[in-house]
RNA sequence: CAUUCGAAAGGGCAAACCCACUGAAAGGUGGAGACGCAAAGCUAUAGGGGCUAAGAUGUAUCCCAGUACGCAUGAUGCCAGCCAGUUGCCGAC
Numbered sequence: 001c002a003u004u005c006g007a008a009a010g011g012g013c014a015a016a017c018c019c020a021c022u023g024a025a026a027g028g029u030g031g032a033g034a035c036g037c038a039a040a041g042c043u044a045u046a047g048g049g050g051c052u053a054a055g056a057u058g059u060a061u062c063c064c065a066g067u068a069c070g071c072a073u074g075a076u077g078c079c080a081g082c083c084a085g086u087u088g089c090c091g092a093c
Base pairs, nucleotide, nucleotide: 005091006090012037013036018031019030020029021028022027035081041086042085043084047083048082049079050078051077056073057072058071059070061068062066
C1' cells in the first nucleotide's frame, strides 16, 4: 500500500409505532422515536427480486340507463433497511 476484517475513538444513519402533509394505492416528505446498520452513502428504462393497480384491457353480476361495482391481467407508479452495482471514513489484532 492492497485485500480481508471490525477492536477503539470521534462522529453518522434511523426500523416499528404515533402525528402532520402528500398520493388511487404502494410509497414519499417532515416531526417524534431507536429495532438495528461499517456503507442503513449513492444508483430503480438499460441485472435479479419484491410492493401497488389509478388509468387501460378483458370479464362476472345487476340494470331502462352506468361516470356503478366484483374479479383477472398488467407499470407508465414505487422499494437500495432483499440481493446486486458503484464510491468511500477510521485502523487494534
Molecule: c-di-GMP-I riboswitch aptamer